[in-house]
Context: one part of a larger RNA
RNA sequence: UUGGGCCUAAAGCAUCCGUAGCCGGUUCCGUAGGUCUCCUGUUAAAUUCAACGGCUCAACCGUUGAGCUGCAGGAGAUACCGCGGGGCUAGGAGGCGGGAGAGGCGGACGGUACUCCGUGGGUAGGGGUAAAAUCCUCUGAUCCUCGGAAGACCACCAGUGGCGAAGGCGGUCGACGAGAACGUGCCUGACGGUGAGGGACGCAAGCGGGGGGAGCGAACCGGAUUAGAUACCCGGGUAGUCCCAGCUGUAAACGAUGCGAGCUAGGUGAUAGAAUGAUUUCGUAUUAUUCUAGUGCCGCAGGGAAGCCGUUAAGCUCGCCGCCUGGGGAGUACGGUCGCAAGACUGAAACUU
Numbered sequence: 001u002u003g004g005g006c007c008u009a010a011a012g013c014a015u016c017c018g019u020a021g022c023c024g025g026u027u028c029c030g031u032a033g034g035u036c037u038c039c040u041g042u043u044a045a046a047u048u049c050a051a052c053g054g055c056u057c058a059a060c061c062g063u064u065g066a067g068c069u070g071c072a073g074g075a076g077a078u079a080c081c082g083c084g085g086g087g088c089u090a091g092g093a094g095g096c097g098g099g100a101g102a103g104g105c106g107g108a109c110g111g112u113a114c115u116c117c118g119u120g121g122g123u124a125g126g127g128g129u130a131a132a133a134u135c136c137u138c139u140g141a142u143c144c145u146c147g148g149a150a151g152a153c154c155a156c157c158a159g160u161g162g163c164g165a166a167g168g169c170g171g172u173c174g175a176c177g178a179g180a181a182c183g184u185g186c187c188u189g190a191c192g193g194u195g196a197g198g199g200a201c202g203c204a205a206g207c208g209g210g211g212g213g214a215g216c217g218a219a220c221c222g223g224a225u226u227a228g229a230u231a232c233c234c235g236g237g238u239a240g241u242c243c244c245a246g247c248u249g250u251a252a253a254c255g256a257u258g259c260g261a262g263c264u265a266g267g268u269g270a271u272a273g274a275a276u277g278a279u280u281u282c283g284u285a286u287u288a289u290u291c292u293a294g295u296g297c298c299g300c301a302g303g304g305a306a307g308c309c310g311u312u313a314a315g316c317u318c319g320c321c322g323c324c325u326g327g328g329g330a331g332u333a334c335g336g337u338c339g340c341a342a343g344a345c346u347g348a349a350a351c352u353u
Base pairs, nucleotide, nucleotide: 004324005323006322007307008306012321015200016199017198021194022193023192025088026087027086028085029084030083031082033081034080035077036076037075038074039073040072041071042070048066049065050064051063052062053061054060091191092188094186095184096183097182104176107173108172109171110154111153115149116148117147118146120144121143125136126135162169163168206247207246209244210243211242215241216240220236221235222234223233258320259319260318261317262316263315266298267297268296269295271293272292273291274290275289276288277287278286279285302309303308326353327352328351335346336345337344338343
C1' cells in the first nucleotide's frame, strides 16, 4: 500500500538480447470505439438536500420537490487517444569512405626469469631471520661457464590511455568473424523505447572426466615466537593454479547510481574522427580554431540531511522495467525448481526488541 522512496540511511536484477504487455515522430483524408455535449427512459423504499407541516421544542415523523451515481437507447461534436488508408524525414536500420582499439576465437612463432638435468671450473659453506633454527651441502652444495628439458608468464612501452553489454581484455605475426566513433544533398521510411515470463553470457573459488605440473601454494608436516600460537615469520608441501570438453551461476559482479529520450552556464586535460587555416624535413608529420563521439578534473543555476552531484546529474520532464517499507529471528525453516555435490534461486512465521 490511491503515499513516499531506491549513490552512502531499507531498496537498481551481475550484464545483455528479446516474447507478451505498456508507451510511441510528423502530415493529410476517413471512421466515430474511447472522450465531450444534448434528449428520452431507468436508477424500488429508506438514506441525502430544500421548502412546508405534525409531536410544547429538538431528535423523530409526514407531504411535495430536487439530487447523486451508474446503465440503456437516440441525436450531435472531432482537438486528443484508438482504428483504416495515403504521404514525409528529424528517430531507428542499411549502404559507401578513410581511420582507431590489451574487443572475441582458433593457430604459428618469440623473449627474459625461476626450477630441474648434464658438462667443465671451483671449495666450505649456503640459505633464512629482528635474531635464530628446521633445511641443503665433501656422495662436492652456494657461485661461475656452456648445453639441454619442462611448465607458467608476457618486464620496459603503460597513460584517472584504449576496447568490450557486463564479467573482462596486455609478447609478436598473419587467418576468421564482431562492435563502436567520425564523414556522407546515398537508400529505407516510424520499421522505435522498455521489457513480466524466457534465452544467452557471466571474476575467483569449487565439482566430475582426461591431460599437464616449472613457480606459487589452502590443507598438512617441521622450525621459531609466545603463557599458549591450531596464526603472523622461516623451511618443506598436497589439492589447486595451466590446457581440453562439461557443470556450477555466485562476488564490495561497485559508479554501492536500471534502460531510453528531450531540456538546462561555462572552464580545463588527455583519446578517436572530421573540416578550415598556418608550418612543413611532404609523412599515418607539427600546430591553431571549430564540430562530433566517448573519457577525466573543476564548477554556475538547480538539487541534496550532508558528504557531495552538477550537459557522463544525484538538476528539470516523459516512457517502461526491477526493487524497498524498523532491528533481530533470517537470506534461516518448510515447500518447489535447478545442481553430481557444494549449494543456487524463490522465501516465511512464532518469538523478541
The part of an RNA shown here (small-subunit ribosomal RNA, central domain) has 353 nucleotides and comes from a rhizosphere metagenome. Its Rfam family is "Bacterial small subunit ribosomal RNA".